A computed fold for a 100-nucleotide RNA, annotated as TPP riboswitch aptamer (THI element).
RNA sequence: UCAAUGAGUUGGGGGUGCCACGCGUCAUGGCGUGGCUGAGAACAUACCCAUCGAAUCUGAACCGGGUAAUGCCGGCGUAGAGAAGUAACUUAUUAAUUAU
Numbered sequence: 001u002c003a004a005u006g007a008g009u010u011g012g013g014g015g016u017g018c019c020a021c022g023c024g025u026c027a028u029g030g031c032g033u034g035g036c037u038g039a040g041a042a043c044a045u046a047c048c049c050a051u052c053g054a055a056u057c058u059g060a061a062c063c064g065g066g067u068a069a070u071g072c073c074g075g076c077g078u079a080g081a082g083a084a085g086u087a088a089c090u091u092a093u094u095a096a097u098u099a100u
Base pairs, nucleotide, nucleotide: 001096003094004093005092006091007090008089009088010084012049013048014047017036018035019034020033021032022031023030056081057080058079062075063074064073065072
């Protein structure tokens, strides 16, 4: 100097559903408590993801199974989109090369 791998930082991307009961409303929206799945069920200093990208979105009011119910599970999916696009900065290790 360069490469690979690991760690961190900064900035970036993303989701926030279903059900029961109570409060409230003409009703819907809303608020509180609890239950289900999940890393996360929002207002977070959290969690997840970052191109080697199923984090997440579209298709989708999709198809099959299951559930009290759901974007619960599987398929769809070698589909399309998707944030640093020879993936920014710092650092550690290893290897190679060059100079002294």
Of the family's consensus pairs, 80% are formed in the model. The coordinates come from a structure-prediction model, not an experiment, and the mean pLDDT is 76. Rfam family: TPP riboswitch aptamer (THI element). Rfam describes the family as follows. Vitamin B(1) in its active form thiamin pyrophosphate (TPP) is an essential coenzyme that is synthesised by coupling of pyrimidine and thiazole moieties in bacteria.